[in-house]
RNA sequence: GCCGUCUUAGCUCAGUUGGUAGAGCAACCGCCUUGUAAGCGGUAGGUCCCGAGUUCAAAUCUCGGAGACGGCU
Numbered sequence: 001g002c003c004g005u006c007u008u009a010g011c012u013c014a015g016u017u018g019g020u021a022g023a024g025c026a027a028c029c030g031c032c033u034u035g036u037a038a039g040c041g042g043u044a045g046g047u048c049c050c051g052a053g054u055u056c057a058a059a060u061c062u063c064g065g066a067g068a069c070g071g072c073u
Base pairs, nucleotide, nucleotide: 001072002071003070004069005068006067007066010025011024012023013022019056027043028042029041030040031039049065050064051063052062053061
């Protein structure tokens, strides 16, 4: 230099051929317990890496950029 994959909650990851984003763990509150842990119920937490475009509507499609990983030279 060229090619490919990935980037979504604090962490690990889903998200179907475009229709206002979820799970587990962690955090917080409650129930239970003599108490703690475990268990059960609930709550909060998101500029979907950045910018632009297409569209009535974009995490999803297109273009450009950034970063991580892998391959080739």
This is a predicted structure of a 73-nucleotide RNA (transfer RNA) from a Patescibacteria group bacterium. Rfam family: tRNA. By type it is a transfer RNA. NCBI's taxonomy places the organism under Bacteria, Bacteria candidate phyla. The sequence was found in a public genome assembly.